[in-house]
RNA sequence: AGAGUUUGAUUCUGGCUCAGAACGAACGCUGGCGGCAUGCCUAACACAUGCAAGUCGAACGAGAAAGAUCUUCGGAAUGAGUACAGUGGCGCACGGGUGAGUAAUACUUGGAUAAUCUGCCUUUAAGUUUGGGAUAACCCUUCGAAAGAAGAGCUAAUACCGGAGAGACCACAAUGACAUCAGUCGUAGGGGUUAAAGACGGGGACCGCAAGGCCUGUUGCUUGAAGAUGAGUCCAAGGAGUAUCAGUUAGUUGGUGGGGUAAUGGCCUACCAAGACUUCGACGCUUAGCUGGUCUGAGAGGAUGAUCGGCCACACUGGAACUGAGACACGGUCCAGACUCCUACGGGAGGCAGCAGUGGGGAAUUUUGCACAAUGGGCGAAAGCCUGAUGCAGCAAUGCCGCGUGAGUGAUGAAGGCCUUCGGGUCGUAAAUCUCUGUCGGACGGGAAAAAUGAAUCCAAACUAAUAUUUUGGAGAAGUGAUGGUACCGUCAAAGGAAGGGGCGGCUAACUCUGUGCCAGCAGCCGCGGUAAUACAGAGGCCCCGAGCGUUGUUCGGAUUUACUGGGCGUAAAGCGAAUGUAGGUGGCGACGUAAGUCAGAUGUGAAAGCCCUGGGCUUAACCUGGGAAGUGCAUUUGAUACUGCGUUGCUCGAGUGCGAGAGAGGAAAAUGGAAUUCCUAGUGUAGGGGUGAAAUCCGUAGAUAUUAGGAGGAAUACCGAUGGCGAAGGCAAUUUUCUGGCUCGCAACUGACACUGAGAUUCGAAAGCGUGGGUAGCAAACAGGAUUAGAUACCCUGGUAGUCCACGCCGUAAACGAUGGAUGCUUGUCGUUGGAGGAAUAAACCCUUUCAGUGACGAAGCUAACGCGUUAAGCAUCCCGCCUGGGGAGUACGGUCGCAAGAUUAAAACUCAAAGAAAUUGACGGGGACCCGCACAAGCAGUGGAGCAUGUGGUUUAAUUCGACGCAACGCGAAGAACCUUAUCCUAGUCUUGACAUCCUUUGACCGCCGGUGAAAGCCGGUUUCCCCGCAAGGGGCAAAGAGACAGGUGCUGCAUGGCUGUCGUCAGCUCGUGUCGUGAGAUGUUGGGUUAAGUCCCGUAACGAGCGCAACCCACGUCUCUUGUUGCCAUCAUUAAGUUGGGCACUCUAGAGAGACUGCCAGUGUGAAACUGGAGGAAGGUGUGGAUGACGUCAAGUCCUCAUGGCCCUUAUGACUAGGGCUACACACGUGCUACAAUGCACGGUACAAAGGGUCGCGAAACCGUGAGGUGGAGCAAAUCCCAAAAAACCGUGCUCAGUUCGGAUAGAAGUCUGCAACUCGACUUCUUGAAGCUGGAAUUGCUAGUAAUCGCAGAUCAGAACGCUGUGGUGAAUACGUUCCCGGGUCUUGUACACACCGCCCGUCACCCCACGAAAGUUGUUUGCACCAGAAGUCGCCGUGCUAACCGCAAGGGAGUAGGCGCCCAAGGUGUGAGCAAUGAUUGGGGUGAAGUCGUAACAAGGUA
Repeated sequence: AGAGUUUGAUUCUGGCUCAGAACGAACGCUGGCGGCAUGCCUAACACAUGCAAGUCGAACGAGAAAGAUCUUCGGAAUGAGUACAGUGGCGCACGGGUGAGUAAUACUUGGAUAAUCUGCCUUUAAGUUUGGGAUAACCCUUCGAAAGAAGAGCUAAUACCGGAGAGACCACAAUGACAUCAGUCGUAGGGGUUAAAGACGGGGACCGCAAGGCCUGUUGCUUGAAGAUGAGUCCAAGGAGUAUCAGUUAGUUGGUGGGGUAAUGGCCUACCAAGACUUCGACGCUUAGCUGGUCUGAGAGGAUGAUCGGCCACACUGGAACUGAGACACGGUCCAGACUCCUACGGGAGGCAGCAGUGGGGAAUUUUGCACAAUGGGCGAAAGCCUGAUGCAGCAAUGCCGCGUGAGUGAUGAAGGCCUUCGGGUCGUAAAUCUCUGUCGGACGGGAAAAAUGAAUCCAAACUAAUAUUUUGGAGAAGUGAUGGUACCGUCAAAGGAAGGGGCGGCUAACUCUGUGCCAGCAGCCGCGGUAAUACAGAGGCCCCGAGCGUUGUUCGGAUUUACUGGGCGUAAAGCGAAUGUAGGUGGCGACGUAAGUCAGAUGUGAAAGCCCUGGGCUUAACCUGGGAAGUGCAUUUGAUACUGCGUUGCUCGAGUGCGAGAGAGGAAAAUGGAAUUCCUAGUGUAGGGGUGAAAUCCGUAGAUAUUAGGAGGAAUACCGAUGGCGAAGGCAAUUUUCUGGCUCGCAACUGACACUGAGAUUCGAAAGCGUGGGUAGCAAACAGGAUUAGAUACCCUGGUAGUCCACGCCGUAAACGAUGGAUGCUUGUCGUUGGAGGAAUAAACCCUUUCAGUGACGAAGCUAACGCGUUAAGCAUCCCGCCUGGGGAGUACGGUCGCAAGAUUAAAACUCAAAGAAAUUGACGGGGACCCGCACAAGCAGUGGAGCAUGUGGUUUAAUUCGACGCAACGCGAAGAACCUUAUCCUAGUCUUGACAUCCUUUGACCGCCGGUGAAAGCCGGUUUCCCCGCAAGGGGCAAAGAGACAGGUGCUGCAUGGCUGUCGUCAGCUCGUGUCGUGAGAUGUUGGGUUAAGUCCCGUAACGAGCGCAACCCACGUCUCUUGUUGCCAUCAUUAAGUUGGGCACUCUAGAGAGACUGCCAGUGUGAAACUGGAGGAAGGUGUGGAUGACGUCAAGUCCUCAUGGCCCUUAUGACUAGGGCUACACACGUGCUACAAUGCACGGUACAAAGGGUCGCGAAACCGUGAGGUGGAGCAAAUCCCAAAAAACCGUGCUCAGUUCGGAUAGAAGUCUGCAACUCGACUUCUUGAAGCUGGAAUUGCUAGUAAUCGCAGAUCAGAACGCUGUGGUGAAUACGUUCCCGGGUCUUGUACACACCGCCCGUCACCCCACGAAAGUUGUUUGCACCAGAAGUCGCCGUGCUAACCGCAAGGGAGUAGGCGCCCAAGGUGUGAGCAAUGAUUGGGGUGAAGUCGUAACAAGGUA
């Protein structure tokens, strides 16, 4: 510090996710030791048991027992003035726990207290006098189950009470000092009120019977004054959410009097006034203890508030007071409530949020331990006692830190595992081996080492009459340890007892095999898994960390993703529709003052701990500890005065006023005009009109449309008219008049910052819509009809009502858009246009030029993700406002406000996704555009589709009908030929198992052949015969059989694992690269443009210049000629024959070799002096001469594992091999491809002519003869320019048929044959005779062909024993038509749009149906919180009464005073009643939303998306 993820790729926007750190954690797996920390985050849920606050005899009275001792056995003394208990004092308000409540009676920081208190403690001053009456304990009686209570009697005090008198306090009046107004502190005066307690030591003189007095010390007590500590109260600032909480408040705000408190104060009360708080957020609701700090972060921040420290609050829930220095009191009291326990049913007891512990809850949090030895606290004079505070131990890897599980050596690189290309590689020096070491753990031993005051005693000083006593300081023997026989040290033995967890597709370090087969599973995000998974599971290996490792949860970070530091708003989310203006924010140029902000210094504070720095102590570290720094803050104070603020005073450039001009659909009202539509009246006139893609509805013979004249009425204002004008926006258009707003220019007279923006607020605000009343010509939602359509609730047509218009009032929204808030300043320009002004010129206009204000186009810099913006900014800056923070849910629900309604405005959440999006790029596509091509259409010819048959396919059937091929580009295709074979385990049977075939090993010697049995055959059983070749030999080779195992074998699967081959787009003209340039980039350029071509063919232009694969050419055939060759070919001339038959010849044809020829080369025109095109000449051939071969980058996971090859998988007495028979040939049907026809351009019969190219020895087979014929007999000739197949056919000539289901057509069927073959039954071809079906030119639709082509006619060949209507070749005869590119199909180039990229066979919307999920509404129901009104009223304070009762004081007494039980009253908790409000849960039913899956219906959007 970043990374992954939207796309085919790119840039951006934007969310989601990851890597880091942390934790009071939990869970999973694992677990050796130690140190230091930490440990109910949930139920402030309920608690058994034990302990957690007592102490003092030196305040007081009383006062045992056991034990043991003595004894005269009565007892005494001791225990012991001890224990238990009581009065009294102090403590119990500390310490410990918890975080429920509390958004301020709290906390933090800083102040105030002149408005206060403070026990114990310290210092200081003074005092401690004199009297009195009770009471508990105890004893007796009574009640009660108990808890406990009542009554009578006795007694003490440092308990209680009276008197005196200081000081203090109170009021009065006088006065001084200080001060912040109020006031504070003093001084002198007289008056009033008001204190005390003793205890324990020591002691010389004196008094006393004694106790003691007295003296003295310590301590206590009382009253002051101060301090310290602690506490109370007040003020300011700070720190949560929510405005879908906007108004709150009657003791409320203030005053006066009174009360109350330690103290101010409505704290309380009576009266008076009507205030107080609040958009700088009152009131309400929700949440929450606050803080030092902690975690994170570069910081600013964000989150948090365990342990430790400070403060607060609470103690079963609610209320209340008492005592006290302090409480409204955790282990106190009273009352009410809930709960638990005891009970004799009458009544009682209790409060772990103290330490342990239990139950419960929960993912989850420890021992009913030891000790007061230390530290601290309470009491005490002290010893001491108490102390679950605390110190320790136990449990827990909960965390942090440290240590160990060994070190060295060791290569046959062992065995074994895993992988393998079978060679090897790896685990791996790892192990074993050998040599060492001894931490931790174990055993044994040492170890009270460190962690001490107090106190006996001694010394000194102080007090004192004193050397007593006491206190203070110093020395100080002995003794005191829970932890603990612990830390630590030593010795011994022994490598012995001690390693796991997670990961390995990318992010992210680390890879292979096997299994699985969209299953099982993984997953933080992207995503893996459908038979070759580095992603699942296992294994080997590797990576990371290590007594831990992972997972989950939470927080911060990354996230500049709330942006103060540090973001944005034209199109990504985001500028309010516009203006006016309040609060607020901001504000021109000077001077003076001030010093609030600002800056600097000083002082106080900012506790300790923590963080940081630097030392020290534990062997180190964690940890502990000394010192420092920091604590960015607050307060006070002293200065500075540039800037801001504030005050005063000026200025004119901002702003405004004035004067003079100007333009304008700016607004409102009234009046007026013409054109047009429609309607009405009348005339002319006759059959149509209207409307559409085409029609129809509709109008019209009752006279329309058309046309003429007149009239009515409403609405809108042609031309001018314009990226022209005006207005804030919406918006504004005939003319005239009236009223009225704003703007611009010129001048520079006036005011003197008067300005900008603007939360709330107010006003305006298109269209549609609403209300009331008018109006209604045209247009026109709804509606009706006609069309279209599968449907058509649409688009089109004919009608037509609201509405559109006017008046008044609502609504308040629009893609209200420049998708761009307002204001000001600054920053190169060019060209238009509107309105003004100036200059020059002119008679004037035009024109030229300068400037201000608008309005446009293009563009510099700059900005921008890009597109684009660019003085009218989206540039550079300042000020103010509004708004945004992933997509969906949703601008929705609920609530509020507004509205007559429609609805508007404000505005969420649950849930769900990993994207949604912007701009640009390359493609693809378009019922977008331009250009071009092709038998693509058109123009023609002949067909297919109808019939019969052949053949292939589907389907069906079957034991089986083997398999493959499926739009073009499967279907007379693989198959150039299924009777057996072929052939395929396709079916039924019979068999074989090293095998039908290959290699290796052993043994044998044959093999071949012959014979017999059985069988459908294969095979099985048996008989006979017996090795061969080379070599001297050793041996080698061949063949066959038997045997064993390695292996063979597979037309089994996967063409979606592959190679090779092939099809197709397409013989279309395209497809790319290097360098350069442009762009952030994907990419672009080149390859686009202007011409031209069959062509990316060529030329020109050009930020491109070149190059490659394609095109063309090179190759083959045909067409012309030349040369060569001359048999088997040919025959012009000569001879000859039946015949080129023979002689002869090679001229010609031909044969088959080599060459020539054609290149837009020549001419003319056109064209850019180009490429090229058009025409012509010559030529056998002319612009590619014709035909073929040749197929770029790529596309279709196209086809083929059944040609071949091949990975993987599968079978192995079978999915291999052999054999027989059957099947592949089936047949209601459908389709493709063909053949033959339907006839007279024909058919039949007869005659007669002309080819090319092929094939032939397991062959072609002549002549001749036989047969109606297929064919047979025959065998000449021929391995072929020689012989044969072989007859070419159509054509031509002649005859018949005469338009009929025929002399057309030949299916089907019967009979008889021929040929091939082992064999024609399933299942061959052909022949003869007979039979004589459909069919009379073929619906929708559709195919081929542009010249020697179509059409038509035969011939040959491959395969093949036989079996073509198929296929491949070959020649004969031989047309028609092409205006042209509008349309259909396919293709190419450029351009445009796109929401497509699996690329239009794309994408995608909504209803409905189904499942699931969350939410809203809902008659209601339930719970909880709370307001108001009323009832009620425990305990208790306070007030009043107090006739009952009463020791202290007064009084001789009566009685008084004072107090008190009790009563009453105010207040008030629980409770109750009624009525509201908020929140939550639930609810039949209902509403929309989201997700899912291969559903249904349509096709709304994306292309002009087919109606933009």

The RNA shown here (small-subunit ribosomal RNA) has 1508 nucleotides and comes from a metagenome. The sequence is in RNAcentral, with records from SILVA. Model confidence (mean pLDDT): 82 of 100. It matches the Rfam family "Bacterial small subunit ribosomal RNA". Its family is annotated with ribosome and structural constituent of ribosome in the Gene Ontology.